[in-house]
A computed fold for a 700-nucleotide part of an RNA from Schaalia naturae, annotated as large-subunit ribosomal RNA, domain II. It matches the Rfam family "Bacterial large subunit ribosomal RNA". Its family is annotated with ribosome and structural constituent of ribosome in the Gene Ontology. Model confidence (mean pLDDT): 85 of 100. RNAcentral holds the full RNA, with entries from ENA.

Context: one part of a larger RNA
RNA sequence: GCCUGCGAGUCAGUGGCAUGUGGCGUGCUUAACCCGUGUGGGGGAGGCGUAGCGAAAGCGAGUCUGAAGAGGGCGUGUGUCGCGUGUCCUGGACCCGAAGCGGGGUGAUCUACCCAUGGCCAGGUUGAAGCGGUGGUAAGACGCCGUGGAGGACCGGACCCACCGGGGUUGAAAACUCGGGGGAUGAGCUGUGGGUAGGGGUGAAAGGCCAAUCAAACUCCGUGAUAGCUGGUUCUCCCCGAAAUGCAUUUAGGUGCAGCGUUGCGUGGUGCCUGGUGGAGGUAGAGCGACUGGAUGGUUGAUGGGCCCGUUGGGUUACUGGCGCCAGCCAAACUCCGAAUGCCGUCAGGUUAGCGUGGCAGUGAGACUGCGGGGGAUAAGCUUCGUGGUCGAGAGGGAAACAGCCCAGAUCAUCGGCUAAGGCCCCUAAGCGUGUGCUGAGUGGGAAAGGAUGUGGGGUCGCGUUGACAACCAGGAGGUUGGCUUAGAAGCAGCCAUCCUUGAAAGAGUGCGUAAUAGCUCACUGGUCAAGUGGCCGUGCGCCGACAAUGUAGCGGGGCUGAAGUGCACCGCCGAAGCCGUGAUGCCUUGAUGUGCUGUCCUUUUUGGGUGGUGUGUUGGGGUGGGUAGGGGAGCGUCCUGCUUGCGGUGAAGCCUGGGGGUGACCCGGGGUGGAGCGGGUGGGAGUGAGAAUGCAGGC
Repeated sequence: GCCUGCGAGUCAGUGGCAUGUGGCGUGCUUAACCCGUGUGGGGGAGGCGUAGCGAAAGCGAGUCUGAAGAGGGCGUGUGUCGCGUGUCCUGGACCCGAAGCGGGGUGAUCUACCCAUGGCCAGGUUGAAGCGGUGGUAAGACGCCGUGGAGGACCGGACCCACCGGGGUUGAAAACUCGGGGGAUGAGCUGUGGGUAGGGGUGAAAGGCCAAUCAAACUCCGUGAUAGCUGGUUCUCCCCGAAAUGCAUUUAGGUGCAGCGUUGCGUGGUGCCUGGUGGAGGUAGAGCGACUGGAUGGUUGAUGGGCCCGUUGGGUUACUGGCGCCAGCCAAACUCCGAAUGCCGUCAGGUUAGCGUGGCAGUGAGACUGCGGGGGAUAAGCUUCGUGGUCGAGAGGGAAACAGCCCAGAUCAUCGGCUAAGGCCCCUAAGCGUGUGCUGAGUGGGAAAGGAUGUGGGGUCGCGUUGACAACCAGGAGGUUGGCUUAGAAGCAGCCAUCCUUGAAAGAGUGCGUAAUAGCUCACUGGUCAAGUGGCCGUGCGCCGACAAUGUAGCGGGGCUGAAGUGCACCGCCGAAGCCGUGAUGCCUUGAUGUGCUGUCCUUUUUGGGUGGUGUGUUGGGGUGGGUAGGGGAGCGUCCUGCUUGCGGUGAAGCCUGGGGGUGACCCGGGGUGGAGCGGGUGGGAGUGAGAAUGCAGGC
């Protein structure tokens, strides 16, 4: 890992509430217990109901409060006992799962320390004290030579340890191995026996060790501890179908109430949509000589300052700049104004919801996207509100692929049809569609500020056959080197001025240039030539800006240029589980018709008739059937059992196989195998359905 088996909402309580059904309703009902083989019979204690209100005295269809004949609160309708079901409560209470807490015991054969008693340490080296001799001295001290054999001394085996490296890491080994390493007469190592025990021991102290377990051992018990947490929770079909919000919370991944779901009962035209009509409002926008504030430019020039004069005053000023005037603005906490939507009332039409109340829930982590805001950086697949949508719980088509985008809401069948979004050259269903433009960049098929005689179209202002623009030929002068400045300043460093003359024209000079001149050139003018030529504005499509790591790699690919790119207009077609056609089916509703049970009324002559309730069948019409959590309904199957009825050695169950039926869970019959039990109907009861729980056991 697979297979097989096992594996999770149970049971109890004369418990609560609700619901279905039944008995009784001259209210219902017994509990313990007794009798009895038993079905059963007793047993009325007690309980519920029959009256409530008040704290109570108490009063009573009322009562309490209160001064009250007021107002207000609570009351003024028959149930009860079984059985079934839903759910809650109390219990382990759907199942598995802690780390832990407490109690009683078991452990020092591992290991820590201690006690008692034994054992062990090859060989080599060094050479302390002391002693002796000798030197030395007054005597010493002291020196030297011997002797001696000290040391948590030295080197190094056994022995003990475990520092480094390699290997090993499903190991040979749950701590080893190989090669080096440290101690090796000591605080040494070791045998045997003994001691200390769990909040306790022991510890040259690492929270170490106390039997492969230690920040509190192990074992049994309390114990099915608790787990607002994680995981798992087993057959089918039908109907409906959420939430991820508000408030509160030692609350934030939990819970309570409300909201939203479902299902009974009740209630009516109350809900929703559209149109008409009547309202309230201060948002968007706009405005501000309409307030509160902010704030720009111009003009005027008060006041103040400076200066001057003939100074109770006057003049002047390039300073300051009030008020006013002109022009232009800004505001969530500004408003003289002021929409669209939305909201409230009312009328009509359409539609089928709404509201009240009872049972049962789930949800209370939301996500993205459009629009309106706050926070952030007018960042985030960011965060937080509002308002729609989708996903969530939604399949199908499109977006190459792609929960949240676009189209569209899947009951089933169909080798029929029409469309949506999006598409129609090939991959790939459908147009190399039509008309007319644009683009030349593979732009299309990624990107900004910014840049540019790209190109199409629009507009506006110039110049032009009295000859423009471009090119070419020629002129481009004189006063004058203007004045100043300067070493110099001559058109051309800089400052000031910017005139005059000649003339077709020529600046006191556009740029280059010189140390300054010179030189070249331009403006401007004439000629040649002959028809358009410039500036600016806004616009369509393009260009540059444009650098990344495996391999093209920023159209899905191929490939595409009068397009297969792009604008406008148009005609077709393709395209979905949408819509239509045909058939079938579940549910709801409505009509016709048949039939069963039951209430009531009429005439009770009758097999009667009328009108309700509740089932069930046939046949039409209309609507409807995506679905997680979840609610409701109807069923299948397994085991046991009451009643009833069957099958079986002429072959039961089980197993294998092929055939048929049912919407499904499943069911029926044939053959084989097997060899003794097993079904149908109708009730009852459950150890009742397996794929998941790092599930449990076994097998492979």